[in-house]
Molecule: RNase P RNA; transfer RNA
Organism: Desulfuromonadales bacterium
RNA sequence: GGAGACAACCAGGCGAUCGCCGGUCCAUGAACUUGGACGGGAGGAAAGUCCGGGCUCCACAGGGCAGGAUGGUCCUUAACGGGGACCGGGGGCGACCUUAGGGAUAGUGCCACAGAGAGAAGACCGCCUGCCGUCACCUCGGUGAUGUAAGGUAAGGGUGAAAGGGUGAGGUAAGAGCUCACCAGUGUCGACGGUGACGUCGGCAGCUAGGUAAACCCCAUCCGGAGCAAGGCCAAAUAGGGGAGUGUUUGAGGACGGCCCGUCCGAGGCUCCCGGGUCAGGCUGCUUGAGGCCGUCGGCAACGGCGGUCCUAGAGGAAUGAUCGUCGCCCUGCAGAGGGUAACCGCUGCAGGGAACAAAACCCGGCUUACGGUUCUCUCCGACC
RNA sequence: UGGGGCGUCGCCAAGCGGUAAGGCACCGGAUUUUGAUUCCGGCAUUCCCAGGUUCGAUCCCUGGCGCCCCAGCCA
Numbered sequence: 001g002g003a004g005a006c007a008a009c010c011a012g013g014c015g016a017u018c019g020c021c022g023g024u025c026c027a028u029g030a031a032c033u034u035g036g037a038c039g040g041g042a043g044g045a046a047a048g049u050c051c052g053g054g055c056u057c058c059a060c061a062g063g064g065c066a067g068g069a070u071g072g073u074c075c076u077u078a079a080c081g082g083g084g085a086c087c088g089g090g091g092g093c094g095a096c097c098u099u100a101g102g103g104a105u106a107g108u109g110c111c112a113c114a115g116a117g118a119g120a121a122g123a124c125c126g127c128c129u130g131c132c133g134u135c136a137c138c139u140c141g142g143u144g145a146u147g148u149a150a151g152g153u154a155a156g157g158g159u160g161a162a163a164g165g166g167u168g169a170g171g172u173a174a175g176a177g178c179u180c181a182c183c184a185g186u187g188u189c190g191a192c193g194g195u196g197a198c199g200u201c202g203g204c205a206g207c208u209a210g211g212u213a214a215a216c217c218c219c220a221u222c223c224g225g226a227g228c229a230a231g232g233c234c235a236a237a238u239a240g241g242g243g244a245g246u247g248u249u250u251g252a253g254g255a256c257g258g259c260c261c262g263u264c265c266g267a268g269g270c271u272c273c274c275g276g277g278u279c280a281g282g283c284u285g286c287u288u289g290a291g292g293c294c295g296u297c298g299g300c301a302a303c304g305g306c307g308g309u310c311c312u313a314g315a316g317g318a319a320u321g322a323u324c325g326u327c328g329c330c331c332u333g334c335a336g337a338g339g340g341u342a343a344c345c346g347c348u349g350c351a352g353g354g355a356a357c358a359a360a361a362c363c364c365g366g367c368u369u370a371c372g373g374u375u376c377u378c379u380c381c382g383a384c385c
Numbered sequence: 386u387g388g389g390g391c392g393u394c395g396c397c398a399a400g401c402g403g404u405a406a407g408g409c410a411c412c413g414g415a416u417u418u419u420g421a422u423u424c425c426g427g428c429a430u431u432c433c434c435a436g437g438u439u440c441g442a443u444c445c446c447u448g449g450c451g452c453c454c455c456a457g458c459c460a
Stems, first nucleotide, its partner, number of pairs: 001381005007375004012327007020041002023038005043357001047368002050366005055227004062261004067223005072086005087101001088099004102218002107216002109212003124157002126153004132147007165183006184208002186205008231284004241274006253265003276459002291310008329354008338345002386456007395409003403440001411427005433449005
């Protein structure tokens, strides 16, 4: 210098002018009408609404089926499908990254094309045995070659993503874990280490029965429903109207949601149609919270304990903006002096340009996605000393 | 806020693990004096995008992007 890896931080500052949305106070006034003063006013993702929780109501949430989600271990937490550490697998030369990572001897399904065969599978070529022929040789009933009924064989070839341990030796008609040695894997037993997933070592068993569960399924764990348009209080309006159906202890309908049971409520009820009102009214819930920052202690860490300190939007279809000046940041070009053998580096001055993604709507914890820049540490490569 | 669905050629679309049908339009040719009709042939390197599972993905899973639909008062 180039190419990367991993973390942390910032999201421009100040001033002036003109505005925007709430709050408090003062004045004004028919009126929250107008004016003034003071103070406050978005984010790291406020986003997507993908998970989890708080809160509220419905039986403080019941039993079963169905359905959904998750899936190594230990921990963390209010909780999670999040996070941390570790284990196993995979990728990278490396820093490091990644992993839906339970079960395929519970069962079922699927594996196109090709191929003989795609399942405790399979003889197409080959290899071997060989009935019966043909030909050649000869010691005259044998040998060899070839065709070939039947059979053996998973070594070799060929097909395929996949044909199921590998290498060598023995063995055999030819072969084969058929047998043996070594190596790889699996299962099992034991010892040691670890909380555990698991690892290491040793023995035994020829056990080597393909893949797929992000196919159905099985196992384990978890999940009641709705959502601030939840919910509470107040106010206003009318034709609190008409018709049809259904139902009253043999119970419609509702809480209750896909079904059943069960509990409770339940008759001026419920469903549909026609018609009417309001034109989505006001207040509340509402922002102090599993809150932020600093210190310290425990822990590898996530996180937790203790102490101090701070208060920081609450609108109700949505305010937090614009212009100018100046300083700071980044980029490009030119000039100057300097460091270095050099590539190059930072500094000063001038000119020009740039500054992303994006806007709270009940509140938190995460995840994911979008996006500008700065810096620490680390890795690999190249050049020079 | 809660729920449901879709994205395949320029347009309409089928396919839902095995190398993407069809129609319209377009392009080339034949027929015709010329045009229309008709006939023949052609037309998807990326199935909205990225990653994963699988031997193999339009299809299955995860995340993202874009679009459409439904549901709210009183009596």